[in-house]
RNA sequence: AGAGUUUGAUCCUGGCUCAGGAUGAACGCUAGCGGCAGGCUUAACACAUGCAAGUCGAGGGGCAGCACAGGUAGCAAUACUGGGUGGCGACCGGCGCACGGGUGCGUAACGCGUAUGCAACCUACCUCUUACAGGGGGAUAGCCCGAAGAAAUUCGGAUUAAUACCCUAUAAUAUUAUUUGAUUGCAUAAUUAGAUAAUUAAAGUUCCGGCGGUAAGGGAUGGGCAUGCGUGACAUUAGCUAGUUGGUAAGGUAACGGCUUACCAAGGCAAUGAUGUCUAGGGGGUCUAAAAGGAUGAUCCCCCACACUGGUACUGAGACACGGACCAGACUCCUACGGGAGGCAGCAGUGAGGAAUAUUGGGCAAUGGAGGCAACUCUGACCCAGCCAUGCCGCGUGCAGGAAGACGGUUCUAUGAAUUGUAAACUGCUUUUAUUCGGGAAUAAACUUAGCGACGUGUCCGAGGCUGAAUGUACCAUACGAAUAAGCACCGGCUAGCUCCGUGCCAGCAGCCGCGGUAAUACGGAGGGUGCAAGAGUUGUCCGGAUUUAUUGGGUUUAAAGGGUGCGUAGGCGGAUAAUUAAGUCAGUGGUGAAAUACUGCCGCUUAACGGUAGCACUGCCAUUGAUACUGCAUCUCUUGAAUAUGGUUGAGGUAGGCGGAAUGUGUCGUGUAGCGGUGAAAUGCAUAGAUAUGACACAGAACGCCGAUUGCGAAGGCAGCUUACUAAGCCAUGAUUGACGCUGGAGGGACGAAAGCGUGGGUAGCGAACAGGAUUAGAAUACCCUGGUAGUCCACGCCGUAAACGAUGUUCACUCGCUGUCUGCGAUACACAGUAGGCGGCUAAGCGAAAGCAUUAAGUGAUCCACCUGGGGAGUACGGUCGCAAGACUGAAACUCAAAGGAAUUGACGGGGGCCCGCACAAGCGGUGGAGCAUGUGGUUUAAUUCGAUGAUACGCGAGGAACCUUACCUGGGCUUAAAUGCAGAACGACAGACUGGGAAACCAGUCCUUCUUCGGACGGUCUGCAAGGUGCUGCAUGGUUGUCGUCAGCUCGUGCCGUGAGGUGUCGGGUUAAGUCCCAUAACGAGCGCAACCCCUAUCGUUAGUUGCUAACAGGUUAUGCUGAGGACUCUAGCGAGACUGCCAUCGUAAGAUGAGAGGAAGGUGGGGAUGACGUCAAAUCAGCACGGCCCUUACGUCCAGGGCUACACACGUGUUACAAUGGCCGGUACAGAGGGCAGCUACAUAGCGAUAUGAUGCGAAUCUCCAAAGCCGGUCUCAGUUCGGAUCGGAGUCUGCAACUCGACUCCGUGAAGUUGGAUUCGCUAGUAAUCGGAUAUCAGCCAUGAUCCGGUGAAUACGUUCCCGGGCCUUGUACACACCGCCCGUCAAGCCAUGGAAGCUGGGGGUGCCUGAAGUCUGUAACCGCAAGGAGCGGCCUAGGGUAAAAUCGGUAACUGGGGCUAAGUCGUAACAAGGUAACC
Repeated sequence: AGAGUUUGAUCCUGGCUCAGGAUGAACGCUAGCGGCAGGCUUAACACAUGCAAGUCGAGGGGCAGCACAGGUAGCAAUACUGGGUGGCGACCGGCGCACGGGUGCGUAACGCGUAUGCAACCUACCUCUUACAGGGGGAUAGCCCGAAGAAAUUCGGAUUAAUACCCUAUAAUAUUAUUUGAUUGCAUAAUUAGAUAAUUAAAGUUCCGGCGGUAAGGGAUGGGCAUGCGUGACAUUAGCUAGUUGGUAAGGUAACGGCUUACCAAGGCAAUGAUGUCUAGGGGGUCUAAAAGGAUGAUCCCCCACACUGGUACUGAGACACGGACCAGACUCCUACGGGAGGCAGCAGUGAGGAAUAUUGGGCAAUGGAGGCAACUCUGACCCAGCCAUGCCGCGUGCAGGAAGACGGUUCUAUGAAUUGUAAACUGCUUUUAUUCGGGAAUAAACUUAGCGACGUGUCCGAGGCUGAAUGUACCAUACGAAUAAGCACCGGCUAGCUCCGUGCCAGCAGCCGCGGUAAUACGGAGGGUGCAAGAGUUGUCCGGAUUUAUUGGGUUUAAAGGGUGCGUAGGCGGAUAAUUAAGUCAGUGGUGAAAUACUGCCGCUUAACGGUAGCACUGCCAUUGAUACUGCAUCUCUUGAAUAUGGUUGAGGUAGGCGGAAUGUGUCGUGUAGCGGUGAAAUGCAUAGAUAUGACACAGAACGCCGAUUGCGAAGGCAGCUUACUAAGCCAUGAUUGACGCUGGAGGGACGAAAGCGUGGGUAGCGAACAGGAUUAGAAUACCCUGGUAGUCCACGCCGUAAACGAUGUUCACUCGCUGUCUGCGAUACACAGUAGGCGGCUAAGCGAAAGCAUUAAGUGAUCCACCUGGGGAGUACGGUCGCAAGACUGAAACUCAAAGGAAUUGACGGGGGCCCGCACAAGCGGUGGAGCAUGUGGUUUAAUUCGAUGAUACGCGAGGAACCUUACCUGGGCUUAAAUGCAGAACGACAGACUGGGAAACCAGUCCUUCUUCGGACGGUCUGCAAGGUGCUGCAUGGUUGUCGUCAGCUCGUGCCGUGAGGUGUCGGGUUAAGUCCCAUAACGAGCGCAACCCCUAUCGUUAGUUGCUAACAGGUUAUGCUGAGGACUCUAGCGAGACUGCCAUCGUAAGAUGAGAGGAAGGUGGGGAUGACGUCAAAUCAGCACGGCCCUUACGUCCAGGGCUACACACGUGUUACAAUGGCCGGUACAGAGGGCAGCUACAUAGCGAUAUGAUGCGAAUCUCCAAAGCCGGUCUCAGUUCGGAUCGGAGUCUGCAACUCGACUCCGUGAAGUUGGAUUCGCUAGUAAUCGGAUAUCAGCCAUGAUCCGGUGAAUACGUUCCCGGGCCUUGUACACACCGCCCGUCAAGCCAUGGAAGCUGGGGGUGCCUGAAGUCUGUAACCGCAAGGAGCGGCCUAGGGUAAAAUCGGUAACUGGGGCUAAGUCGUAACAAGGUAACC
C1' cells in the first nucleotide's frame, strides 16, 4: 500500500466482499512448564448457611459467666461463701457506624468535564492562639420484685450512678438591636476602631506528668451553593408554562434563591430546536486510524446515583443512612392463628437465566481504617493461596554427523524413476524443563518492652529482645538419562501452498466471485505441501481499508442529485479612501489541565511481559500584557456597484373594449341527378321525402393564411388578424441627482404557474375521452382504421398546484485566443461600413470532462448564497401530519430481498431502418414436381428380430459403387472358452493334421487307422498353463483424421507508424471501376500475408517432331466388297513440344483505372468454354459403424462358431425417381452416323438350333490390331382421337440363366390377362448455350440381380432476360439497440402454486405517562384550655401536605386477530406480446 466482483471487451459511477488490528469473549479440535494480569457483559432475578463494625473499665452503676487471693466447714478431697483482684456478658455514657466494600436501576441533568465565584455558607476528629471550668438539683437504665404473651417483646412497682439531664453564677473579638468615625469595594455592602442594651458555657479522671471539658478566633481537611462553556437520537414531537416569570413582605435553611406562603404585575422559554418520546450513569481513559475522526466507558483512579419497591423523617459535625428507624406494597419464612421476623447490587456459596464467567480457602505478617493512654480488639478493606490457555510475555519438546538415498507409503511417461528424505535406523554430544536428594532467603520497618546516652522528667538517638499467612516458596547445588513434552487450520482466484482415488447438479462446499450434471488442484479420503505454533481455527462485536457523509477530503447536462418561476423576512456574504477602537486574529507571561495510562531516558525482577523513578506531553480552559495587516463595531469622505432623472428607441410583453376577412357547419331559395362518403380493401353512415356537386342570401361559434425566420418579447408558465385605451419591461445616449442604498429566482413565508380535472352560470361551428355501430383479428380484440358522438375544448368567476414545468445545466460578480451569421439602438443626414452597446445562433483554441461533449450565453479559472444526492428493488409506497369539494398534492420510512442496478463509448449481431451492389433471387421463357401406376429411401406401425447411423436449408435412389447363404452388426436355437495373429515363460509330448465310421441342421462331439528330424546339444511341430487377446458395447459433448454448409461469397488479418485514458480505430474509409479488398485517384498512413486472379488439366486454331495396331491423296497389286497388301507422311488421327489473346490496335468518353463499338484483324475478344483448386472462421454440424485413439463397461460373454429367420413386414404419411396419359405419337419394314469405357474363371466374331431369353460348336483378342456396339434421325407403310394398335401395372401359364441353394426373396424370355391414368389444387423445383429439353451408350460394384439409382460418354438441339419495385440469399457503407447463447435474442403484466416479511381491520389484551374527583398511612410543620411533669417538655385531639389505593374520561406505545391489500423470492405452469429495431400504432412525462 491494495485486491475480487456489473461487460463479448473498455473507461467511469457505484454498491457488496476480502487481506490488518482489537476483545471481560464463546464454540469444536488439541495441550509440557513458568511469570504477570483478568474472570456474571444475561435476571437492579430469588436467596439456605457462615463471616463482612465495633471499641473504650483511664466516664459510670455494677458483676451473670471464667480465673485467682481471702474466709467458713472439713484430716483431705471437696462443699459453701467471697467485687478483694485479673478481667467482664447485658446496661447507662463517649467515639465510630455518613469511611472502607458493591452495583449501574434511575438520570439527557449544573449529573459529569472544564474554568470561575460565594461581599450568601457549614466543617466532628487534627493543629495554633486566648480565656475559663463556681454553686446546686431531680431523674433514669441496669439490678430486685411482680404481671401478660407460643414467641418477638411489653407493662407495673421499689431502689441507684455518671464525662447522661436540668437550674443558677461569671463571661467574650460570640449572637441580636441601636449608633459614631476611618478605609475599601462592581451593587447590596465589607473590613476596622468604638459606645449602649439584652441573651447564652463547662466534667470529670489520675500513677499528679497529663488526658479530657467549655467559649472565642485562625489554619488544615472535607463538604454545600451559584455561574460561563462543552456533553445523545427523533421535527412523521412546534408550540410549552399558573409558583409559571418578576416584584414586595414574611417564613424557612448552615447558606442565596418561588425553596415556601400572601399580595401585585403578566411575564418566561422556543426553529442557535422549547415541549414531548426513545436511549443512556459521566470523566481520566481504552480500541482503531497517517491525521482529523469513529467506536467504546470491563479491570485501575475521580465524581454521581442506588441499596427488595415507594414515601418519610429522627439522631448526628456530617445521612434523609447497604449490614439504623417508621409507614405502605410485593414476596419469603415462623406461629399455639392471637401475632411476629426478613432484605448478599459486601466476601464466599446456591438456584434460575444464559453461548458464557472461579473457592461456602488462609492470615491480620505487611499497607490502611475504627476505638483505646496503651497493651490490644475488630477489619471477606487488604495481603496471599485455589480454579480457568481468558489474554500478554518467556522457555522447552533436543544438537551434530549419517546415502545402501533402506523398508513402507504415494505418484508417474511404470524392465524403471520421482517424492516422503538426513527424515529414520546408527554414532557422538548436551541436560533447559520434568523427576530424586540437600541447602535456603528478602519481604521486618516499626509499635512495644527493659536498659544506656543527650536535653530535662517525656521526647530524640544508637544498640538488644519479640512478631511471617504466603512458605521450606523464590533461588542455589546434586543425581539421572534424549530421557517427561505437537498440534490445528488451509492448499480454484483474492492468498503462501498439488497430485491420485471416490462421487456424478447427488452427497456436499462457499467470505465474495463461484464449484459439483463421469477425467473436480473448489465436495469426501489419501499422499505431499503451506502457515502459525501450546496453540490453531470458527462465530459475534468495534475501528480500518471506505475520499462509501468528503473540516482535512466528494459530487449534482447524460451515472443518484438544480427547487417550475420571480418577490422577499430571518440568516450568510459584500466596492474605494482616511483615521479611531481592539471583539475576532496573532504573540509573550501567569494559573490550571489529579494520579494512573501513552511517549522518552535510567533502574529492578536471569530476559520479557510487569514494576520503580525522572522528564516530556496532556494540542484544552481562564486571566493578564502587547501587536493592528485582514475581518468586525462606530466615524469622515468618494463614485466605479446599485438606483434615480432627462431624451430617444424596440417588441406576438400584459389587461379591457371595438372591428375584419377566408374556411367550416347549419338554414332558406335556385340549378341538377344518382350516387356520395370512406378505406389497404370494405362496411356502418348520408341519399329519389332529391343527397354529393354548384349559385345566392342569412346565421353561428372557434381559430387567425400569406408576412413567418436559425426572428422578437416575457421571471417562468407562455405570447401571433387589425385597432383603441390603460399598463409593465428591456436597451441606447447624456453623465444631471443620491452615495454602497448591494448580492443571495435567499431557510421558513406569500405571489404567479401549461394541459387535464373540479364547482357555479353561459356558450357550443369544428375537433373530440367515454359510449354506439362498422371493419380488422386465431381471439371479446375493451386498440390501431372508419361513421357518428357526450363531457371537454371557448367565456366569466372560484379551486387545483402538478408536467420530459428541459438547456434534463440554480443565482450574482470578475477573468480567460479567435472566426462567422442575424435582431435592436448609437455613431449619423445615409442604401456603403473598419467602430461601440445589448440580445439570439453556428464553428473553433487553451482548459475541463468517464466519454459524448462544453467552450466569453462554459460543463474553463475564482468568489458568494441557496437547493439537492449517497447501491438496485421494496417506494415516491405504508403510517402519521398539513392542504384540497374531490381527484389528489406536499412531507415521507421500515421489514424483506439482490450483487449488482447504472452512464458513456467500442466491436459484432440483428431491424417488418436507410443507401449502393450482386446471384436462375425475382421477372421473361422452356421443362418438370404436387394427381395415377410402379421403383427406391424415410417416418410410423407391426414383429422374436424387422441391426445401426443420417433428421430445416446442409437427412430421406444418403453411409450402401449392388442384403437369397455369406455380407450381418439383429432375432431364435445349438455349440466353444480362446476362432485368427504375435511374443515371452513353464510343463509334458511326438504328435497335430489328414482319412474313414457313427450322431447331428451344421458347427461340433465320439471312435478307428496312420504318425518327425537329429551331429543327441537341440531343432521343428502342435497341445496344455500364465501373461497377453477379443468387443460394429457406451461417450462425435474427451479426440485425431475426413466431410457437409455459409460460399468460389470477397472477404480475413499482420508489422511499423499515427489517433484514442481504454476497449479499439486507421490501413480495409471516400470518389470512380471491376466477376473480384480487381485496379486507379485521393488519403496518417506505409508496406505485407492468407484469399481473388494467374500458374495446372481437358477442350477450340495453327505449326513442328514422330508414324503403329491408326490414316490412305498419289503410284502399284488384289477382292463380289473392305488400307486387304506393297508403299507413303500429304490429310484425318494419335501424343510430345511450341505458337496464339495482351483491351495489343483503331475511334469516342475519362486525370487514370477502365468503359463503349454487332469496329478491324483473328480459329477464338475482353475470365473463350469446362474442371481441379474452398481464406479467417460459423453450426459443441456429421462420423467412436471406414480407420485411429483417451476414458468407462463385458470376459464359460456384450467374445466366438454354426443352422434357420430377419434387414424385403404394411390401415397409412412424406421425399427422390421412372413409365405414361398419346398423332411433334404408337406399330411394322428398310436405312445412316458416335464418343468414352470394359474384356482371360473375360469379351466373343462367325455358324447352327430355338418365336425368344439362350444353348451348342468354333475363331480372334491380355487388345488404337479382336470384341462388347447405338438410339432418336431419315425413307416408306399402317393406325385416325378411342381408355384406343395409347398405357403398361397386376395376375395365370410355360421357360432361360446365374448360383451349394431363387419358398420367404433374383433377373430375363414367350403366350395370355390389360388396372389406374385423358396433362394433375394450393404450392413448388431446375435451367441463360452446345445450356434446357430429348435420344441412346458405357463403366464401377457384381456368381446373379431387384440399376428406373450413381458416375461418365457422345447424338439431335431450342426459347427468353424489359428490368431490379417485390420474394430469398449475400457483400460494402451508414443508422438505432435494453441483443452478445447475439431476434430461434431480450422482456412485461394478470392468473395458478409454495415460502417470507409487512400495511389495514370488527375485536381481544398489555405497558409507561398525564388529568379530574374520592380516600389517605407514617412523618415534618402548625394550633391547642382540661391529662402528666417543679421545669424543660410530653401525651391526646385538630389542621396543611403526601406515598399508596379507588374511580372516570381521553391520549399514546406495543402484542394478537376472522377477513383483506399490495410487495419480495422461487430450473422447466397458463394467457397474451406492452417495451428494446421505425419493436411492426415512435417512445416517454